[in-house]
Context: one part of a larger RNA
RNA sequence: UGACGGGGGCCCGCACAAGCGGUGGAGCACGUGGUUUAAUUCGAUGCAAACCGAAGAACCUUACCUGGGUUUGACAUGUAGGUAUUAGGAGCUGGAAACAGUGACGAAUCUGCCGCAAGGCAGAUAGCCUACACAGGUGCUGCAUGGCUGUCGUCAGCUCGUGUCGUGAGAUGUUGGGUUAAGUCCCGCAACGAGCGCAACCCCUAUUGCCAGUUGCUAACACGUGAAGGUGAGCACUCAGGCGAGACUGCCAUCGACAAGAUGGAGGAAGGUGGGGACGACGUCAAGUCAUCAUGGCCCCUAUGCCUAGGGCGACACACAUGCUACAAUGGCUGGUACAAAGGGCAGCGAGACCGAAAGGUAGAGCGAAUCCCAUAAAGCCAGUCCCAGUUCGGAUUGCAGUCUGCAACUCGACUGCAUGAAGUUGGAAUCGCUAGUAAUCGCGGAUCAGCCAAGCCGCGGUGAAUACGUUCCCGGGCCUUGUACA
Numbered sequence: 001u002g003a004c005g006g007g008g009g010c011c012c013g014c015a016c017a018a019g020c021g022g023u024g025g026a027g028c029a030c031g032u033g034g035u036u037u038a039a040u041u042c043g044a045u046g047c048a049a050a051c052c053g054a055a056g057a058a059c060c061u062u063a064c065c066u067g068g069g070u071u072u073g074a075c076a077u078g079u080a081g082g083u084a085u086u087a088g089g090a091g092c093u094g095g096a097a098a099c100a101g102u103g104a105c106g107a108a109u110c111u112g113c114c115g116c117a118a119g120g121c122a123g124a125u126a127g128c129c130u131a132c133a134c135a136g137g138u139g140c141u142g143c144a145u146g147g148c149u150g151u152c153g154u155c156a157g158c159u160c161g162u163g164u165c166g167u168g169a170g171a172u173g174u175u176g177g178g179u180u181a182a183g184u185c186c187c188g189c190a191a192c193g194a195g196c197g198c199a200a201c202c203c204c205u206a207u208u209g210c211c212a213g214u215u216g217c218u219a220a221c222a223c224g225u226g227a228a229g230g231u232g233a234g235c236a237c238u239c240a241g242g243c244g245a246g247a248c249u250g251c252c253a254u255c256g257a258c259a260a261g262a263u264g265g266a267g268g269a270a271g272g273u274g275g276g277g278a279c280g281a282c283g284u285c286a287a288g289u290c291a292u293c294a295u296g297g298c299c300c301c302u303a304u305g306c307c308u309a310g311g312g313c314g315a316c317a318c319a320c321a322u323g324c325u326a327c328a329a330u331g332g333c334u335g336g337u338a339c340a341a342a343g344g345g346c347a348g349c350g351a352g353a354c355c356g357a358a359a360g361g362u363a364g365a366g367c368g369a370a371u372c373c374c375a376u377a378a379a380g381c382c383a384g385u386c387c388c389a390g391u392u393c394g395g396a397u398u399g400c401a402g403u404c405u406g407c408a409a410c411u412c413g414a415c416u417g418c419a420u421g422a423a424g425u426u427g428g429a430a431u432c433g434c435u436a437g438u439a440a441u442c443g444c445g446g447a448u449c450a451g452c453c454a455a456g457c458c459g460c461g462g463u464g465a466a467u468a469c470g471u472u473c474c475c476g477g478g479c480c481u482u483g484u485a486c487a
Stems, first nucleotide, its partner, number of pairs: 001487002003484003007481007015471002019434005026325004031320003034316002042053002064311007073134001077133007088105001091102004108125007136300002139298003145294002147289003150285001152283001157196006163172003176187003202277004207245005213239001216235003221232003248271001251265005314453001327427001331386007343374003348367002353362003393424001398419007440463007
């Protein structure tokens, strides 16, 4: 100087407390461990691994296993030699394919020579074959690395120059008194300044003015319909786009050290960082990744490379993590009826019509989309029914019959219908999330994608709470101080 303390002081954080809803019990889904296996590819392992890499494992993917095949190679560059119905190639034979064999047909570019021309000849290119350099490796080392990332932590810290003090390590500044979300600001001070961080500048959202007004909108006028901005017309309004305004403790009062600031109030759409996002200092964990990529070293080179069929990654006594659905009446079922936002669409979205009980099918208007489509939002509201039961709760499991995607749904897809109706009556010890348009609850969309094992992820809106006395305690953190046989 740090680090540590079941030392002290001050202060924060859904850290506790106060509340609301869960997890832990059940069934199912998914990830992991373990076990099994020819293989169940690899990585991630307290917080910070475990719906993680994977935003799509039937084949492919695929890295694994078994079998079949191949050796200048699936791919790149170069050198030397060789080759002429060459390259390509429908079809045929064997085969699971890869591949091997055969093979109708059958090219192209440049230069020179011959020829009136058609074209012919020679050489070179491309191609093919051989040989050699080499290719190739998701093989090892993340403890050789770059890059990227997690974490402490959006915590308020981490440092430097000059000066001063100290023999020196180092200190001072950065401590102190206040204040703040903040090393934020004020005051003081042997310090005076500065840098990286904080904040602001960026994006979304909440209010509004101006400009411009179609595909959006419809107040007035007119036409018109079963209904309708459907049409003329208009750009007032809504909305969408651009450029601005607006919030700064600016104003008032009180407190405060006449400061920084705090508390209350006015005005205002918004008030003291308005709400949300992007943004992550010096560093820590030899943290993670050699399997995104790049890369040193090592290793394989008739295989640890490459191609291919089938299988596996989907196994199942069990253990853990994360979810979904429930156990019901604030509910289930049936009928009627209302209101979103944000997205996506041409090998696409697909209206209306017809067929089917449905999944879906037939044919197909419109739309590269503020125009058309996906697309009925659901919870809600209005009626009816069930009457507390393993039930009209719950839907696992299983049987049968189908639909769709795809070369192909046996291993191993999703969906529909009928039948079947399991466990489950609120979950031990323990444990998690959340402070407001939040939790809880309800549906909608998208990426990936032929399809989908999505109950995941990323977004969108609808309905919409309770509680916070307080900081003694648990956890993590910041500053000062103290002890130390630790560095």
Molecule: small-subunit ribosomal RNA, 3' major domain
Organism: uncultured rumen bacterium